């Protein structure tokens, strides 16, 4: 410099065919114990990398950009 594939909770990661954003860890509290640990109940926690567009309605679809990774030169 071309091209593929990603980016969603603190981490790992879903989320199919566009219609209210979710799981497991981990964190908060509570239950159970003499106390810890596991175990069960709850609960917090997200501009869905970012910029504009289409749509009645976008994480999703298109269009530019940042960043990671792979491959070609």
């Nucleotide at each position: 410099g071309g091209u593929u594939a990603g980016a969603u909770a603190g981490c790992u990661c879903a989320g199919u065919u566009g219609u209210u954003a979710g799981a497991g860890c981990a964190c908060u509290g509570g239950g159970c114990u003499a106390a810890u640990a596991a175990u069960c109940c709850a609960g917090a926690g997200g501009u869905c990398a970012c910029u504009g567009g289409u749509u009645c309605g976008a994480a999703u679809c298109c269009c530019a950009u940042u960043c990671u990774a792979g491959c070609c030169a």
A computed fold for a 73-nucleotide RNA from Apostichopus japonicus, annotated as transfer RNA. It matches the Rfam family "tRNA". RNAcentral holds the sequence, with entries from Rfam. The prediction has a mean pLDDT of 81. NCBI's taxonomy places the organism under Eukaryota, Metazoa, Deuterostomia, Stichopodidae, Apostichopus.